[in-house]
RNA sequence: AGUUGGCCGGAUGGCCGCCUGCUGAUCACGCGAGAGCGCCAGCGGGAGGAAAGUCCGGGCUCCGCGGAAACAAGGUGCCGGGUAACGCCCGGCGGGGGCGACCCCAGGGAAAGUGCCACAGAAAACAGACCGCCCGAGGACUUCCUCGGGCAAGGGUGAAAAGGUGCGGUAAGAGCGCACCGCGCAACCGGCAACGGGAGCGGCAUGGCAAACCCCGCCUGGAGCAAGAUCAAGUAGGGGUGGCGCGGGCUCUGCAAGGGCUCAGGUCUGUUUCCGGAUCAGCCACCCGGGUAGAUCGCGCGAGGUGCGUGGCGACACGCGUCCCAGAUGAAUGGUCAUCCAGCGCUCAACGUGCGUGGACAGAACCCGGCUUACAGGCCAGCU
RNA sequence: GCCGGAGUAGCUCAGCUGGUAGAGCAGCUGAUUUGUAAUCAGCUGGUCGGGGGUUCGAUUCCCUUCUCCGGCU
Numbered sequence: 001a002g003u004u005g006g007c008c009g010g011a012u013g014g015c016c017g018c019c020u021g022c023u024g025a026u027c028a029c030g031c032g033a034g035a036g037c038g039c040c041a042g043c044g045g046g047a048g049g050a051a052a053g054u055c056c057g058g059g060c061u062c063c064g065c066g067g068a069a070a071c072a073a074g075g076u077g078c079c080g081g082g083u084a085a086c087g088c089c090c091g092g093c094g095g096g097g098g099c100g101a102c103c104c105c106a107g108g109g110a111a112a113g114u115g116c117c118a119c120a121g122a123a124a125a126c127a128g129a130c131c132g133c134c135c136g137a138g139g140a141c142u143u144c145c146u147c148g149g150g151c152a153a154g155g156g157u158g159a160a161a162a163g164g165u166g167c168g169g170u171a172a173g174a175g176c177g178c179a180c181c182g183c184g185c186a187a188c189c190g191g192c193a194a195c196g197g198g199a200g201c202g203g204c205a206u207g208g209c210a211a212a213c214c215c216c217g218c219c220u221g222g223a224g225c226a227a228g229a230u231c232a233a234g235u236a237g238g239g240g241u242g243g244c245g246c247g248g249g250c251u252c253u254g255c256a257a258g259g260g261c262u263c264a265g266g267u268c269u270g271u272u273u274c275c276g277g278a279u280c281a282g283c284c285a286c287c288c289g290g291g292u293a294g295a296u297c298g299c300g301c302g303a304g305g306u307g308c309g310u311g312g313c314g315a316c317a318c319g320c321g322u323c324c325c326a327g328a329u330g331a332a333u334g335g336u337c338a339u340c341c342a343g344c345g346c347u348c349a350a351c352g353u354g355c356g357u358g359g360a361c362a363g364a365a366c367c368c369g370g371c372u373u374a375c376a377g378g379c380c381a382g383c384u
Numbered sequence: 385g386c387c388g389g390a391g392u393a394g395c396u397c398a399g400c401u402g403g404u405a406g407a408g409c410a411g412c413u414g415a416u417u418u419g420u421a422a423u424c425a426g427c428u429g430g431u432c433g434g435g436g437g438u439u440c441g442a443u444u445c446c447c448u449u450c451u452c453c454g455g456c457u
Stems, first nucleotide, its partner, number of pairs: 001384008010340007018046007029038003048361001052372002055370005060224004073220005078092005093107001094105004108215002113213002115209003130155002132151008163181006182204001183202003188197003228297004238288007247263006265280006304323008341359001343357004385456007394409004403440001411427005433449005
């Protein structure tokens, strides 16, 4: 100088507050019918490594579903292991980067099928021929031009051009032949496996993209604590029982009950008859159930923390001991003072001293395992 | 707390089976008019919210992050 892993992320004390658990007190004060609660006193507890983003996986709860499988949709993808589970973690393998320690990789299948590869370029996937090289014929007769045929070495385009280098070979060329390298197949060997090594065979035979559709293997029922459960106020609804009220005529049926039609009636008001308008077709008591506001539970002993030992390279597992560690609901966990600890500035030749300044990111809200992101500063260990 | 959606020019919006991004209004210049408006012609203006990855190539595909909006007692 760099790289990897782990840890801390202000300390102690005083004073004043806030939330919460238990115990006591209850003389007064507030609420309540009361029990009791608040107030009061004492003893405890009170944010994080990310509490965050809500990106994954579970617990828990409700809904759906006879069991299982399949289709669709979504996710995932080297191999082995860990785990309750995972897209996480550990150890390997392969590929890439770095002098190195080390880091990064959605890393199955492109000879199952479909699709795409802009521009440039002759040609972009059943290869092809612009310049060029060569042969033949004709014109021209010095270079040159036209036609027919052969070729793919060289130039040029592009992100990518159908193995590379060399020698031979040829009219010129070409895996056409040979050597080496690369590539494909592969007996056999090592490894649980991914994979590695590889005798031998093959002149080379099918470019890239699947974070394009797709194929193959595996996984997934849906919603989420504002889930859900209990209690349950009203001059808010619903239902039932009882009491009071419930006019007359005609008709349906033999009567009653009930239905239909019609004429009316009670009360109030406009001065009265006539006439016009308003209002009443219910009221009271008791009971039942649903359920809004609201309250309570869910709600913190858990895949829990920690010390030691054992097994394992490790993630992790097992055994013994030990500890109990926030629970709010407009939402507590704070403020201030003193001393100290880092850090920074000034003073100083320097150390020291003194003075001033000063600690990031951020804050639980059902819980847990991960990932990702933010973070002043500091400490420890390994390695290059 | 839980769930869903959107970021493209100064403003409102297109564009995505990947090939170098447009429209309307606004702005500027010129023409027309005595002048202005309207009209006509032309021009300017884009880190496609930020970062990373896949690919020859990303506004588009994937991951992560930021901001804004909506719904649920």